Bacterial RNase P class A from a Thermodesulfobacteriota bacterium, 390 nucleotides, folded computationally. Its Rfam family is "Bacterial RNase P class A". It is annotated as a ribozyme. About the family: Ribonuclease P (RNase P) is a ubiquitous endoribonuclease, found in archaea, bacteria and eukarya as well as chloroplasts and mitochondria. Rfam links the family to the GO terms tRNA processing, dimeric ribonuclease P complex and ribonuclease P activity. A source record names the gene rnpB.
RNA sequence: GGAGUAGUACGGAUGGCCGCUGCCCCGUCUGUUAGGCGGGGGGGAGGAAAGUCCGGGCUCCACAGGAAAGGGUGCUGGGUAACGCCCAGUCCCGGUGACGGGAAGGAAAGUGCCACAGAAAGGAGACCGCCUUUUUGGGUAUCUUUUAUCCAAAAAGGUAAGGGUGAAACGGCGAGGUAAGAGCUCACCAGUCCCGCCGGUGACGACGGGAGCUAGGUAAACCCCACCCGGAGCAAGACCAAAUAGGGAAACGCUUGAGGGUCUUCCGCCCGAGUUUCCGGGUAGGUCGCUUGAUCCUGGCAGCAAUGCCGGGACUAGAUGAAUGGCCAUCGUCCCGAGAGCGGGUGACCGUUUCGGGAAACAGAACCCGGCUUAUGGACUGCUCCGACA
Numbered sequence: 001g002g003a004g005u006a007g008u009a010c011g012g013a014u015g016g017c018c019g020c021u022g023c024c025c026c027g028u029c030u031g032u033u034a035g036g037c038g039g040g041g042g043g044g045a046g047g048a049a050a051g052u053c054c055g056g057g058c059u060c061c062a063c064a065g066g067a068a069a070g071g072g073u074g075c076u077g078g079g080u081a082a083c084g085c086c087c088a089g090u091c092c093c094g095g096u097g098a099c100g101g102g103a104a105g106g107a108a109a110g111u112g113c114c115a116c117a118g119a120a121a122g123g124a125g126a127c128c129g130c131c132u133u134u135u136u137g138g139g140u141a142u143c144u145u146u147u148a149u150c151c152a153a154a155a156a157g158g159u160a161a162g163g164g165u166g167a168a169a170c171g172g173c174g175a176g177g178u179a180a181g182a183g184c185u186c187a188c189c190a191g192u193c194c195c196g197c198c199g200g201u202g203a204c205g206a207c208g209g210g211a212g213c214u215a216g217g218u219a220a221a222c223c224c225c226a227c228c229c230g231g232a233g234c235a236a237g238a239c240c241a242a243a244u245a246g247g248g249a250a251a252c253g254c255u256u257g258a259g260g261g262u263c264u265u266c267c268g269c270c271c272g273a274g275u276u277u278c279c280g281g282g283u284a285g286g287u288c289g290c291u292u293g294a295u296c297c298u299g300g301c302a303g304c305a306a307u308g309c310c311g312g313g314a315c316u317a318g319a320u321g322a323a324u325g326g327c328c329a330u331c332g333u334c335c336c337g338a339g340a341g342c343g344g345g346u347g348a349c350c351g352u353u354u355c356g357g358g359a360a361a362c363a364g365a366a367c368c369c370g371g372c373u374u375a376u377g378g379a380c381u382g383c384u385c386c387g388a389c390a
Stems, first nucleotide, its partner, number of pairs: 001386008010377001012331007020044002023041008046362001050373002053371005058233004070229005075089005090104001091102004105224002110222002112218003127163002129159013171189002174186003190214002192211005198205002237288004247279006259271004295314008333359006341352004
């Protein structure tokens, strides 16, 4: 210098002007437990507020207990309120390496499936080849028959060594053995299972011995095993509570006239079967739930770590059609262009400095937390490999 890998903190700063929205205070007005207007003070998004994919708190409903069904998880140990998350390991796989990935129980309980190709896809299989026997034909040997031997064809049988197919063909390799072959037998190697022993909490690892045991793959196929799981969600849920309609109760009244109309009162006239009060449910609307919490910052201790314990400090949006914004200046960061000086270098060039121009992403709380995933901007740090120079 190039290529890569793992991680960390951050998500511009200050000031001015104009706004938005809750809270508090002051003034003023009105129809005054309230509301309008004006002014002041103070607060006002994120690392992911997102997707709503897991897990929990909280709330209501259901629930004696158990089983079944259904769903989920699946190496080991630890962490946690809990998890499918995190940490530390084991084994396997990928990478030269730093490092990364794994839905990693059981295929020796049963069932199913294994495309195409191939004879055969699982206790299988004979297409070619190899071997044996029989028959037929032909050649050779002997003068001929017989016989022996060779070749070819057909039939019956043996064979998984060789060829060929396939992702995969029932351990590999050598020797013995055989008609030809074959773990058929043996040595070595690989795997599996069993036994012993050592290390480890454990997954597992090291070593020794035994059994010819060689058993294909697939369980994000059914299934088996172990463990976990009640449902719905802040539109949960609780409280206050109009107008109108309807429900219940009481009182008065129905031609012996309640009540209403006739601008006020009385009389008169007209209409007239309901009128008044209370109670309860629900709706509009409002209040609570609502932000003090598995919280944040910081120090110590325990632990490899995740994390836990102890101490000190802080209070940091709580809105509801839903606010948290915009502009300007200066500084900082990065990019582009131009110029000169200084420093380094043989040089291309690099560093520093000046001027001008430009850029700054993803995105937006809605009950609250812990995770995961996805989106996104530049910066910094550790480590690895390669090349060159000293």